[in-house]
Predicted 3D model of a 471-nucleotide part of an RNA (small-subunit ribosomal RNA, 3' major domain) from an uncultured bacterium. The full RNA is in RNAcentral, with records from ENA and SILVA. The coordinates come from a structure-prediction model, not an experiment, and the mean pLDDT is 83.

Context: one part of a larger RNA
RNA sequence: UGACGGGGGCCCGCACAAGCGGUGGAGCAUGUGGUUCAAUUCGACGCAACGCGAAGAACCUUACCCAGGCUUGAACAGCGAGUGACCAGCUCCGAAAGGGGCCUUCCGCAAGGACACUCGUAGAGGUGCUGCAUGGCUGUCGUCAGCUCGUGUCGUGAGAUGUUGGGUUAAGUCCCGCAACGAGCGCAACCCUUGCCAUUAGUUGCUACAUUCAGUUGAGCACUCUAAUGGGACUGCCGGUGACAAACCGGAGGAAGGUGGGGAUGACGUCAAGUCCUCAUGGCCUUUAUGUCCAGGGCUACACACGUGCUACAAUGGUCGGUACAAACCGUCGCAAACCUGCGAAGGGGAGCUAAUCGGAAAAAGCCGGCCUCAGUUCGGAUUGGAGUCUGCAACUCGACUCCAUGAAGCUGGAAUCGCUAGUAAUCGCGGAUCAGCACGCCGCGGUGAUACGUUCCCGGGCCUUGUACA
Numbered sequence: 001u002g003a004c005g006g007g008g009g010c011c012c013g014c015a016c017a018a019g020c021g022g023u024g025g026a027g028c029a030u031g032u033g034g035u036u037c038a039a040u041u042c043g044a045c046g047c048a049a050c051g052c053g054a055a056g057a058a059c060c061u062u063a064c065c066c067a068g069g070c071u072u073g074a075a076c077a078g079c080g081a082g083u084g085a086c087c088a089g090c091u092c093c094g095a096a097a098g099g100g101g102c103c104u105u106c107c108g109c110a111a112g113g114a115c116a117c118u119c120g121u122a123g124a125g126g127u128g129c130u131g132c133a134u135g136g137c138u139g140u141c142g143u144c145a146g147c148u149c150g151u152g153u154c155g156u157g158a159g160a161u162g163u164u165g166g167g168u169u170a171a172g173u174c175c176c177g178c179a180a181c182g183a184g185c186g187c188a189a190c191c192c193u194u195g196c197c198a199u200u201a202g203u204u205g206c207u208a209c210a211u212u213c214a215g216u217u218g219a220g221c222a223c224u225c226u227a228a229u230g231g232g233a234c235u236g237c238c239g240g241u242g243a244c245a246a247a248c249c250g251g252a253g254g255a256a257g258g259u260g261g262g263g264a265u266g267a268c269g270u271c272a273a274g275u276c277c278u279c280a281u282g283g284c285c286u287u288u289a290u291g292u293c294c295a296g297g298g299c300u301a302c303a304c305a306c307g308u309g310c311u312a313c314a315a316u317g318g319u320c321g322g323u324a325c326a327a328a329c330c331g332u333c334g335c336a337a338a339c340c341u342g343c344g345a346a347g348g349g350g351a352g353c354u355a356a357u358c359g360g361a362a363a364a365a366g367c368c369g370g371c372c373u374c375a376g377u378u379c380g381g382a383u384u385g386g387a388g389u390c391u392g393c394a395a396c397u398c399g400a401c402u403c404c405a406u407g408a409a410g411c412u413g414g415a416a417u418c419g420c421u422a423g424u425a426a427u428c429g430c431g432g433a434u435c436a437g438c439a440c441g442c443c444g445c446g447g448u449g450a451u452a453c454g455u456u457c458c459c460g461g462g463c464c465u466u467g468u469a470c471a
Stems, first nucleotide, its partner, number of pairs: 001471002003468003007465007015455002019420005026311008034302002042053002064297002068293003078121007089102005106113002125286002128284003134280002136275003139271001141269001146185006152161003165176003191263004196231007205221003209218002234257001237251005313413001317372007329360003334353002339348003379410001384405007426448007
């Protein structure tokens, strides 16, 4: 100087407390461990691995296993020699890969060129090893308020000071004081979005007037909306507290008040944290194989254990009928309306739309009415049998969905444990990426809409101080 203490002081955080809803019990989905297997490819392991890489394993993917092939190779690129077309098509063997046959005989006057094959040689290839050789990228402490430097001063020196102290703040934020005076990276602000207003603009949007089945038509751009430019909030104003400071408390005005809400933004560093299987790369290993092609299988196994979710156990409910209100997004290899067929998944059909024009599109919870009346039930839907639809070369291993039948566990969950403070939790549906097909996951969107207002304790963190036989 640090680190540590079941030392002290101050402060903060869904850290606790006050609550709401979960997990832990059930069934299923999904990941992991274990076990099994010819193979169940590999990585990730406290927080910070376990719906993680994987924004989508039937083949492909695919790296794994078994079987069949190839060896300058499936791809890329250099040189030398030789041959002649090559490709496409048809056909035979084969599970395919691959091999054989037929047909064809390029451009250029020529030199030669392109292409293909064979041989040779340097060399290609490797999701093989090492993330403890590395770059890059990422997680984490933590959006915590810290981490440093120059000059000066102090100390023999390691170092200290500044950065400590008194206040204050979300903040090393600001003020005052001070052997310090300044500065840098962080904080804040500048960026995006949302909340109010104005101006500009008016189609595909909107409708105060007229008309109509319908913003449909005339007319218009008031309003809504859209999207560009501005305004607006700064402790600016008033009162109080305070050291006359910084600031804090209350108030006015205001759409908004003290960082207005949300996002992006992650200092010096820590964990030899993660990744050699995104990519790049040193070294090592391999070279008729640890490379490469292909068929089938596996990654989907199943006495079990754990994590993360979904659906429930019901009456604040289930079911049937009627009826209302979103936002964001996607669509020409596409979205697909009306209409017809089917109980349905779906099929036929094909208008319109490269989209404020057309379509996906029905929002759901809600509201109104009927039935159910506390039951393992008209709760719950697992499992299983049968019949189908769709995608795709192909749904046996191993897809999603529909209909009929079946109707399991489950009556609110031990010890323990998680999330959350406002348009939040909880609850309800909608969309997108990936994608032929496949979503209870992920990423977004809106609808309805609560409880608490303190710092004694547990946990983590920041500053000062103290002890130390630790570095």